Context: one part of a larger RNA
Molecule: large-subunit ribosomal RNA, domain IV
Organism: metagenome
Formats: sequence, structure tokens, C1' cells
RNA sequence: CUCUCGUUAAGGAACUCGGCAAAUUGGUCCCGUAACUUCGGGAGAAGGGACGCCUUCUAGGGUGCAUAGCCCCGGAAGGCCGCAGGGAACCGGCCCAGGCGACUGUUUACCAAAAACACAGGUCUCCGCUAAGCCGUAAGGCAACGUAUGGGGGCUGACACCUGCCCAGUGCCGGAAGGUUAAGGGGAGAGCUUCACGGCUUGAACCGAAGCCCCGGUGAACGGCGGCCGUAACUAUAACGGUCCUAAGGUAGCGAAAUUCCUUGUCGGGUAAGUUCCGACCCGCACGAAUGGUGUCACGAUCUGGGCACUGUCUCGACGAGAGGCCCG
Repeated sequence: CUCUCGUUAAGGAACUCGGCAAAUUGGUCCCGUAACUUCGGGAGAAGGGACGCCUUCUAGGGUGCAUAGCCCCGGAAGGCCGCAGGGAACCGGCCCAGGCGACUGUUUACCAAAAACACAGGUCUCCGCUAAGCCGUAAGGCAACGUAUGGGGGCUGACACCUGCCCAGUGCCGGAAGGUUAAGGGGAGAGCUUCACGGCUUGAACCGAAGCCCCGGUGAACGGCGGCCGUAACUAUAACGGUCCUAAGGUAGCGAAAUUCCUUGUCGGGUAAGUUCCGACCCGCACGAAUGGUGUCACGAUCUGGGCACUGUCUCGACGAGAGGCCCG
């Protein structure tokens, strides 16, 4: 010097990306516990108190025939010792606020455990049974020895309140008409050959499916959801008007957000001081309604901000123990 430990004056997060690590807390009984809430919870909330040993008295329980014994649990009074009585060891730190995900679960075997996946619940759609769908060339099998309260697929993701407008494009569904459309049918005709009968080749109308065109429907189908100009008796702003375009021009709710470029936006809170955080505002570069919108109790080795307690994280080091390194042998 390195590693693993122990202690540390005063201070107590000043450390640091960040309290990372460490420390604090810790058991049992009693008291006592807020917001919020889906009334279950939140709760071990928080915050307090007690705890050893000895003596005496005493309730209850088990076993037993027993008011013997033995065992298990209490209660009361008095006393004893130490700095310290859950005397060692095992053994929660706590609170406030916010984001995300409802939750318990699942995952990148060996750098990611999460706000990712799953999930009950919601909804759309296919399938009437030789089901749809899937595997297989097939036979056959799964679905299922099931039968629409069933099975398959897609999206969403507890619960609460909700889920607007657009069917022009694409998809899907429906449509006994019409257009187009293959093989095939059909044969007007035409060509070659023959003396001829005939043979060979070609072939216009017309009749011919699905599909496409066409006509409708459909958004919890793929998806989409405007621009410019003017206007009110201070100013500013524009409920109002004009105009262009569109299939329709973003409703409710939310909003500098896991989304905000400008941006450390502006105001308020918290700090002596706050690019983070919380509450607002709305000028949303580029939120927005099941690629769900907004809330929300509980939950989380989640992420973010703050506080109390506590500490060698630090001011700033020091000392000690063990192991290694190093030196001598």
C1' cells in the first nucleotide's frame, strides 16, 4: 500500500450523478394511530411505555381418582443488582409529494427485472360441427371425445367517468342489374388440298365464372382529424365576419408532459441560494380518446423530488484487528 472488519472528538450529506455504501430501526406485550379509501384497507401507519433476578400470595388450563405430583399460561404485592435486563444471537429506519404500471405473477440462463410481457375485465371478428383455425404430400391428428354460457383470431388491459368527427383512399361485408373477363360452347366466314366424296387449318357474332369496375355499408377495421385576412369606446385580445381548401378539419379531458424545439418559458411553492421537483398558466415545434383519454384506493428490490432520524459519504483524517503485498532470513 491492497482487501475484509472494529472504534472514532466536533460537525452531520457539507460527499456524490444520486445518502451509493454504512449507520439508524429491530423481538414480545400495552397505549395510541392521519390523509385517503374500491370500506377490505391504509396499519407494524406515525408516536410513546414496559421487559432482568429474588420472595410471598393467587386465578385458569392439560394429564390424573385426586383440593398429589408433573406440565402450560396468567395476575398482585414486596424486594435485589448493574452504565445497561428483548444485557449475546437472530431481528422493519420512518414520513410527505409526484410519474408509470391497477394488483400476485413473467422476462433478456451469463451486463437490462422494468413504465417491457402476462393478467382478470372490455370490445371487434370468424366458426352450426366432416366447425372455424392449425400440423401433415396424404392417410390422419389437434381443436374436442368439446358444440356458440363453446372454440379460434385481433386490439385494449382492474375499477370509475367516458370513448367525439371523417367511409374520399386501403381493407372487410353486402349487392339476382350493368361493363370487363379465361377455358369451354358456338359456328357466319376464310385458307390449303382433292376430279370428287372428303380431310386439315383458321375463325366473326353470340352464350360463358370468380375477380376487377360499379352501387351501398362498415372505425374498439388500416388510418385521418386545415390555411389566410379582418373585427370591440386605452391597449391587448377576438365571442363575431370574410375567403380558400378538405372525406372530415381534434369534441370531452389533459397539457413545457416518459410528449415542449425555442426553454433554465412565465408565475407561485419549497432552499440562504433549486437547468431537477411540486402547483398553476396554455404560445400543444410535434397530447387526445380501446396503437384508448382522464382520474384512482391498494400494490412496486420501479423512477423522480423533499423531510425526520442516523451515520467516517464528507470536512479529514486517525487508531486498532485479521489476510495479502513488501523487507530480512